[in-house]
């Protein structure tokens, strides 16, 4: 340096659920909480998934649609702590 990842050390993050705020929703943020995580750090670039306000079609029911969301769904890109085998 590259790979690898321990019942190591010091630390880090925080699922479900509850409360509050925002949002049309999906969901996000803050507090509590702790299922898990060696990139559960960053990035919507490719695929997937969720939502459908506005728009389009429709008498309506409803259908389609991302410019919305998700990196804790997978892959790619960028960056990074520690060091047993």
């Nucleotide at each position: 340096u590259u790979a690898c990842g321990a019942u190591a050390a010091g630390g880090g993050c925080a699922a479900a659920c509850c409360c509050g705020u925002c949002g049309a929703a999906a969901g996000a943020c803050g507090g509590g909480g702790g299922c898990g995580c060696a990139a559960a750090g960053c990035u919507a670039c490719g695929g997937g998934u969720c939502u459908a306000a506005a728009g389009u079609g429709g008498u309506a029911a409803c259908a389609c649609u991302a410019u919305g969301a998700u990196c804790g769904c997978c892959g790619g890109g960028c960056c990074g702590c520690c060091g047993a085998a």

c-di-GMP-I riboswitch aptamer from a Bacillota bacterium, 85 nucleotides, folded computationally. The coordinates come from a structure-prediction model, not an experiment, and the mean pLDDT is 91. Rfam family: c-di-GMP-I riboswitch aptamer. Its family is annotated with cyclic-di-GMP binding in the Gene Ontology.